[in-house]
A computed fold for a 100-nucleotide RNA from Cerasibacillus quisquiliarum, annotated as Purine riboswitch aptamer.
The coordinates come from a structure-prediction model, not an experiment, and the mean pLDDT is 81.
Taxonomically the source falls in Cerasibacillus (Bacteria, Bacillati, Bacilli, Caryophanales).
Its Rfam family is "Purine riboswitch aptamer". The family has 133 seed sequences and 4,097 matches in Rfam 15.1.
RNA sequence: AUGAUAAUUGAAUAUGAACCUCAUAUAUUUUCGAGAAUAUGGCUUGAAAGUCUCUACCCAACACCGUAAAUGUUGGACUAUGGGGGAAGGUUGAAUUGCA
Numbered sequence: 001a002u003g004a005u006a007a008u009u010g011a012a013u014a015u016g017a018a019c020c021u022c023a024u025a026u027a028u029u030u031u032c033g034a035g036a037a038u039a040u041g042g043c044u045u046g047a048a049a050g051u052c053u054c055u056a057c058c059c060a061a062c063a064c065c066g067u068a069a070a071u072g073u074u075g076g077a078c079u080a081u082g083g084g085g086g087a088a089g090g091u092u093g094a095a096u097u098g099c100a
Stems, first nucleotide, its partner, number of pairs: 002100002005098005011092003019085007026056001029049007041065002050057001058076006
C1' cells in the first nucleotide's frame, strides 16, 4: 500500500418500519321493513341515518320479560386521521486492531 477478509466503535438510512401510547370520529349506536325463538329463548335478513372519514356496526356475561312481543345493563375491539415514543436487525460509507 492492497483486500467483496474477521472483530470493535461511532455516523447515515431514520422527521423512518414492526410495535406501544394519547387524541378525534362513533355512542361497536339509532330508525324502518320482512322473518324467527320464548325463562334450555332473546335471533336472521334488507335498506337508511350516524363520521371534515374508508371500513365496521358484533361477541360474552348478567339482568329482565311468568309465555307475550319486546329487550336492557356491563365489559371487550377493529378501522380512518393526527400527535408522542420507537428496540433489535439489515444496508451504506468511515476509523482502529487482527489476518493474508